The RNA shown here (FMN riboswitch aptamer (RFN element)) has 121 nucleotides and comes from a Spirochaetia bacterium. It was read from a public genome assembly, where an Rfam model found it. Its mean pLDDT, the model's own confidence on a scale to 100, is 83. It matches the Rfam family "FMN riboswitch aptamer (RFN element)". About the family: The RFN element is a highly conserved domain that is found frequently in the 5'-untranslated regions of prokaryotic mRNAs that encode for flavin mononucleotide (FMN) biosynthesis and transport proteins. Its family is annotated with FMN binding in the Gene Ontology.
RNA sequence: AAGUUUCUUCAAGGGAGGGAGUAAUCCCGACCGGCGGUAAAAGUCCGCAAACCUCCUUCGGGAGGGGGAUCCGGUGGAAUUCCGGUACCGACAGUGCAAGUCUGGAUGGGAGAAGAACGUC
Numbered sequence: 001a002a003g004u005u006u007c008u009u010c011a012a013g014g015g016a017g018g019g020a021g022u023a024a025u026c027c028c029g030a031c032c033g034g035c036g037g038u039a040a041a042a043g044u045c046c047g048c049a050a051a052c053c054u055c056c057u058u059c060g061g062g063a064g065g066g067g068g069a070u071c072c073g074g075u076g077g078a079a080u081u082c083c084g085g086u087a088c089c090g091a092c093a094g095u096g097c098a099a100g101u102c103u104g105g106a107u108g109g110g111a112g113a114a115g116a117a118c119g120u121c
Stems, first nucleotide, its partner, number of pairs: 001120001005117006017028003030101002032090002034048004043088002052065005071085004092104003
């Protein structure tokens, strides 16, 4: 210095206030934004992860599928990423009436980030 294997640690936030109602997940309004990439910083561009589905399994796991949503103006060499404005999106199960925000699977899993060790030149 590049590559490879193993190990360790880390790796998601959010219902203020009000309304009708027996009761809120309803209505007004409030709030939140994982990871890598990208000419420049992204919930909405490209890709990835969890849920979920199918198949296989030596039951450790593996393979495949699946996966939401933005525009306008400005600056600039460059921005659907910044600034101004406007809009939109959010697994499954549960819950006295419909949940991105409550409870649960989950003291789980994980894209990936950092570090260490081994071996090579």